[in-house]
């Protein structure tokens, strides 16, 4: 330097769930807690997936003399949001053997 997790040693991380905080939400952070993980270390570069505040469209209710339009509700589309414990990729790393 490369390879590997069969074995040794030292260990590491922390799912669901609960509490608190935060966010429109998805989710995130801290504490508790362990389903699991040989990169479950770091990074949104690529794909997938999640959410839809904002934006766009449709429908309905209500208001107005009418056209138009406004408010509210429902539905659909959309990422500048999220997910690294979905996969790929990039960088870095402990120990052992060869």
């Nucleotide at each position: 330097a490369c390879u590997g997790c069969a074995u040794c040693a030292a260990g590491g991380c922390a799912a669901a769930c609960c509490c608190a905080u935060u966010g429109a939400a998805a989710g995130a952070u801290g504490g508790g807690g362990a389903c699991g993980c040989a990169a479950a270390g770091u990074c949104a570069c690529c794909g997938g997936u999640c959410u839809a505040a904002g934006g766009g469209g449709u429908u309905c209710c209500a208001g107005c003399u009418g056209u138009u339009u406004u408010u509210g509700a429902a539905c659909c589309c959309u990422a500048g949001g999220a997910u690294a414990g979905c996969g790929g990729g990039a960088c870095u790393g402990c120990c052992a053997g060869g």
A computed fold for a 98-nucleotide RNA from Betaproteobacteria bacterium HGW-Betaproteobacteria-7, annotated as c-di-GMP-I riboswitch aptamer. Lineage of the source: Bacteria > Pseudomonadati > Pseudomonadota > Betaproteobacteria. Rfam family: c-di-GMP-I riboswitch aptamer. Gene Ontology term of the family: cyclic-di-GMP binding.